[in-house]
RNA sequence: UGGGGGAUCGUCUAACGGUAGGACAGCGGACUCUGACUCCGCCAGUGGGGGUUCGAGUCCCUCUCCCCCAG
Numbered sequence: 001u002g003g004g005g006g007a008u009c010g011u012c013u014a015a016c017g018g019u020a021g022g023a024c025a026g027c028g029g030a031c032u033c034u035g036a037c038u039c040c041g042c043c044a045g046u047g048g049g050g051g052u053u054c055g056a057g058u059c060c061c062u063c064u065c066c067c068c069c070a071g
Base pairs, nucleotide, nucleotide: 001070002069003068004067005066006065007064010024011023012022013021018054026042027041028040029039030038047063048062049061050060051059
């Protein structure tokens, strides 16, 4: 430099173009003599910029970063 893949709550991982879910972690509560376990609830996210569309995590362009292949 060229080709391919990827970037989503703190972490891991889903999501036909139509309400962004789940698990773990954290916080609060129940339970317990206390703690653990268990149960209930809460918190929290689409890498940046533009475009298409009534509507974009999803489609298109571009940039940044990571991985693989080629040279």
Background:
The RNA shown here (transfer RNA) has 71 nucleotides and comes from a Lysobacterales bacterium. Its Rfam family is "tRNA". By type it is a transfer RNA. Rfam describes the family as follows. Transfer RNA (tRNA) molecules are approximately 80 nucleotides in length. The sequence was found in a public genome assembly.